[in-house]
């Protein structure tokens, strides 16, 4: 880089990585709200921590 044969196994739960745990899915689970002027507002978890990253403060 090509060929060919098996089909290993998870995934996911509004933005990032990792641990426990909970719910859901087998091509689906998922894909936040308001407004309808095309703008605006909350949040890095599904829940706990934990690191990063963004906002405010106060200190050295």
């Nucleotide at each position: 880089a090509u060929u060919a044969a098996c089909g290993a196994u998870g995934g996911u739960g509004a933005u990032g990585g990792a641990g426990u745990u909970c719910a859901c899915c087998c091509a689906a689970a998922u894909u936040g709200c308001u407004a309808c002027u095309u703008a605006g507002c909350u949040a890095a978890u599904g829940a706990c921590u934990c690191c990063u990253g963004c906002a405010g403060g106060c200190u050295u």